[in-house]
RNA sequence: GCCCUUGUAGCUUAAUGGAUAAAGUGCCUGGCUUCGAACCAGGUGAUGGGGGUUCGAUUCCCUCCGAGGGCACCA
Numbered sequence: 001g002c003c004c005u006u007g008u009a010g011c012u013u014a015a016u017g018g019a020u021a022a023a024g025u026g027c028c029u030g031g032c033u034u035c036g037a038a039c040c041a042g043g044u045g046a047u048g049g050g051g052g053u054u055c056g057a058u059u060c061c062c063u064c065c066g067a068g069g070g071c072a073c074c075a
Base pairs, nucleotide, nucleotide: 001071002070003069004068005067006066007065010025011024012023013022018055026044027043028042029041030040031039048064049063050062051061052060
């Protein structure tokens, strides 16, 4: 330098063109308990940035940024 994959809550994963982006875990509050743990109830928070296509984008296209991998560069 070229090519491929990938980026969604603090973390791990869903949603693959269409409703208020779903769940587990974590965190917070309350219940329970002598106090905790466990359990129960409620709450909390996310689509990497920009642009495009579309009536509609997490999803498709372009570009930038980040992460991972492969190739080349060897006389």